[in-house]
RNAcentral holds the full RNA, with entries from ENA. A computed fold for a 725-nucleotide part of an RNA from Haloferax namakaokahaiae, annotated as large-subunit ribosomal RNA, domain II. Model confidence (mean pLDDT): 83 of 100. Lineage of the source: Archaea > Methanobacteriota > Halobacteria > Haloferacaceae > Haloferax.
Context: one part of a larger RNA
RNA sequence: ACCAAGGAGUGUAUUUGUUUGGCGAGUCUAAGGGGUGAACCCCCGAAGGCACAGGGAAACCGAUACGGCCGCAGCACUUUGUGCGAGGGCCACCGUCUUCAAGGGCGGGGAGUCAAACGGAUACGACCCGAAACCAAGUGAUCUACGCCGGAGCAGGGUGAAGCGUGGCGAAAGCUGCGUGGAGGCCCGAUAGAGUUGGUGUCCUACAAUACCCUCUCGUGACUCUGGUGUAGGGGUGAAAGGCCCAUCGAACUUGGCAACAGCUGGUUCCAACCGAAACAUGUCGAAGCAUGACCUCUGAUGAGAUAGUCUGUGAGGUAGAGCGACCGAUUGGGAAACCGGCCUCCGAGAGGAGUUCGCUUCCCUGUCAAACUCCGAACUUACAGACGUCGUAGACUCAGGGAGUCCGGACUGCGGGGUAAGCUUGUGGUCCGUGAGGGAGACAACCCAGAGCUAGGUUAAGGACCCUAAAUGUGGAUUAAGUGCGAUUCGAAGAUUGUCUCGAGCCCUAAACAGCCGGGAGGUGAGCUUAGAAGCAGCUACCCUCUAAGAAAAGCGUAACAGCUUACCGGCCGAGGUUCGAGGCGUCGAAAAUGAUCGGGGCUCAAAUCCACUUCCGAGACCUGGCGACGUACUUCUAAGUACGAUUCCGUAGGUUGGCAUUCUGUUUGGGUGGAAGCACGGGUGAGAACUCGUGUGGACCGAACAGUAACGAAAAUCUUGGU
Numbered sequence: 001a002c003c004a005a006g007g008a009g010u011g012u013a014u015u016u017g018u019u020u021g022g023c024g025a026g027u028c029u030a031a032g033g034g035g036u037g038a039a040c041c042c043c044c045g046a047a048g049g050c051a052c053a054g055g056g057a058a059a060c061c062g063a064u065a066c067g068g069c070c071g072c073a074g075c076a077c078u079u080u081g082u083g084c085g086a087g088g089g090c091c092a093c094c095g096u097c098u099u100c101a102a103g104g105g106c107g108g109g110g111a112g113u114c115a116a117a118c119g120g121a122u123a124c125g126a127c128c129c130g131a132a133a134c135c136a137a138g139u140g141a142u143c144u145a146c147g148c149c150g151g152a153g154c155a156g157g158g159u160g161a162a163g164c165g166u167g168g169c170g171a172a173a174g175c176u177g178c179g180u181g182g183a184g185g186c187c188c189g190a191u192a193g194a195g196u197u198g199g200u201g202u203c204c205u206a207c208a209a210u211a212c213c214c215u216c217u218c219g220u221g222a223c224u225c226u227g228g229u230g231u232a233g234g235g236g237u238g239a240a241a242g243g244c245c246c247a248u249c250g251a252a253c254u255u256g257g258c259a260a261c262a263g264c265u266g267g268u269u270c271c272a273a274c275c276g277a278a279a280c281a282u283g284u285c286g287a288a289g290c291a292u293g294a295c296c297u298c299u300g301a302u303g304a305g306a307u308a309g310u311c312u313g314u315g316a317g318g319u320a321g322a323g324c325g326a327c328c329g330a331u332u333g334g335g336a337a338a339c340c341g342g343c344c345u346c347c348g349a350g351a352g353g354a355g356u357u358c359g360c361u362u363c364c365c366u367g368u369c370a371a372a373c374u375c376c377g378a379a380c381u382u383a384c385a386g387a388c389g390u391c392g393u394a395g396a397c398u399c400a401g402g403g404a405g406u407c408c409g410g411a412c413u414g415c416g417g418g419g420u421a422a423g424c425u426u427g428u429g430g431u432c433c434g435u436g437a438g439g440g441a442g443a444c445a446a447c448c449c450a451g452a453g454c455u456a457g458g459u460u461a462a463g464g465a466c467c468c469u470a471a472a473u474g475u476g477g478a479u480u481a482a483g484u485g486c487g488a489u490u491c492g493a494a495g496a497u498u499g500u501c502u503c504g505a506g507c508c509c510u511a512a513a514c515a516g517c518c519g520g521g522a523g524g525u526g527a528g529c530u531u532a533g534a535a536g537c538a539g540c541u542a543c544c545c546u547c548u549a550a551g552a553a554a555a556g557c558g559u560a561a562c563a564g565c566u567u568a569c570c571g572g573c574c575g576a577g578g579u580u581c582g583a584g585g586c587g588u589c590g591a592a593a594a595u596g597a598u599c600g601g602g603g604c605u606c607a608a609a610u611c612c613a614c615u616u617c618c619g620a621g622a623c624c625u626g627g628c629g630a631c632g633u634a635c636u637u638c639u640a641a642g643u644a645c646g647a648u649u650c651c652g653u654a655g656g657u658u659g660g661c662a663u664u665c666u667g668u669u670u671g672g673g674u675g676g677a678a679g680c681a682c683g684g685g686u687g688a689g690a691a692c693u694c695g696u697g698u699g700g701a702c703c704g705a706a707c708a709g710u711a712a713c714g715a716a717a718a719u720c721u722u723g724g725u
Base pairs, nucleotide, nucleotide: 001725002724003723004722005721006720011124012123013122014121015120016119017118018117019116020115021114022113023112026050027049028048032044033043034042035041054061055060064092067091068090069089070088074084075083076082077081093108094107095106096105097104098103127267128266130264134257135256136255137254138253139252145231146230147229148228149227150226151225152224153223154221156188157187158186159184163180164179165178166177167176168175169174193218194217195216198214199213201212202211233249235245236244237243270660271659272658273657274656275655280293281292282291283290284289295405296403297402298401299400300399301398305391306390307389309388310387311386312385313384314383315382316381317380321376322374323373329369330368333365334364335363336362337361340359341358342357344355345354346353347352409433410432411431412430413429414428415427416426417425418424438449439448440447453628454627455626456625457624458623459622463618464617465616466602467601468600472615474614475613476612477611478610479609485604486603495589496588497587499586500585501584502583503582504581505580506579507578508577516573517572518571519570520569522546523545524544527541528540529539552567555566556565557564629650630649631646632645633644634643635642636641661714663711665709666708667707668706669705670704671703672702679698680697681696682695683694684693685692686691
């Protein structure tokens, strides 16, 4: 890993609701007793419980034996309706408490009780498995820690303390040489023995649940080893690492309390039908939980109206926007005027005067803002009424009760708050995913199309039509040359651009524009001044006149100064547009990321790119049509089936409700089996399915069906358990 078998809402008690049954103003027995054919059954047994009266803290007091009106179902009739009208509703009346009174609270015109089954709740192991722990009583110091008693062990070499002897020196104390001596938690050491530093080597399903090799440390001592003995679990022992206490230690091990508790994780077993959520609010020692409400479902009651949507009318609102010469607050520049205040200047002996500038105030022109500004002011939302529409006697709206789940939500879009921003966070309206399949978007919960009962045929949606790949390499026009693009901008900004296309405007132009080529570009004059020089062209001043088709007192280069070369300006040749500005389209630059690139790929250039217009086709479970179901309702004797209707029924997690299938055993009835039961294997058939049934073989003795009941009743999951392979 696979297979087989096992494996999870149960029992008791109490309580509440539903259904069925018994009796009924009552109802039931409990313990216990008796009988018998003995866990059964039959007969006793009201002790007691609940109900029959409530109100009040209590003392205490103590209720309609139905009066009126409306009216559903139903019944009757003279049937657009009328009458009666169980139950029901509204009054009335009564009991009691409060009480001066009024008003108010609770109760009142009899339905309960017992049993069974089922849905919940509570207590218990309480659907199953799962801790880390806690406590008690015991067992351990044969490992290891430390202590005590007894015992054993340590090749060889080195160094050479004290002391002693002797020589020398000294007045002495003493110092000193040589020798002797043999000390030391001294030195070397593969002595034995003990340890374990580095290789972060080898091994790492090992030789080994701590090993191997090399290297390294100690090796007469706080040494090593050994026998005996002592200390025990909140305790020991510890040269102290929370170390060690039998491969177990921040509290050993064994057994018990024990099925500890778990708001936490995982798992929880057959089929189908109808409906179908929530991830919010409030409270919470609450935030991984729970309770109540909202939302779902089922049942009952009532009995006629209800109001998603649209429009109109009458009201409500102060947002978006806008505005501020309407407040409030903020906020440009200029001008004018007057009072006052400040600095400075001038005049003056001073008082004061004049002026400039700044501030303040007012006016005029000009430029701007506001969530906590508003003279204004939508869309929109909302209350009531009416109309249309929709729903409703096939029972809406409403009321009561049983059962839940949910209280981590998320995405897009409109409008906000926070944040530089975020697949960010926090609100609010809508739609989706969650709980939604199908088609498209390469793949892709929430983007686009579209809400799937089953089956078959057709038509379309979104999106597409060169090939992969179903469908025109369609038609007409234009743009792009960048592979731009072919991605829903899966990016690309400010800025730049005589890339190219389109549109508009101004000016010049056949009396010839613009560009190019040919020619002229002169004279007074070398203007005057300055200067060594200054001649168009260092600088200053002026910038006239003539001839002219035109030619500057010179726009630039150049020279020491001249010279020289151009320009302006004019003529000729040429012959049709030129030039400037603005707007738009598609491009270009701007443009940097880490393994190899890419539009899904191939590939595509009058496109298979982009824009405009048009035609055809493809394309889904959508829509249409045929057939068949289920569900709901109505009708009917083809009677558990038929017919009709359903545009407005049939997606669905959690969950509610309902109907079935299968297994065990029991009772009653009724069957099968050695002429072959169950089981097993392989085939056939039926049913929507759980499942049922038939045949053949094997097997060799039991097995069904119907109706009731019963439960240790259904397996794919739990790092499930056991076994096998």

It matches the Rfam family "Archaeal large subunit ribosomal RNA". For this family Rfam cites "Crystal structure of the ribosome at 5.5 A resolution" (Yusupov et al., Science, 2001).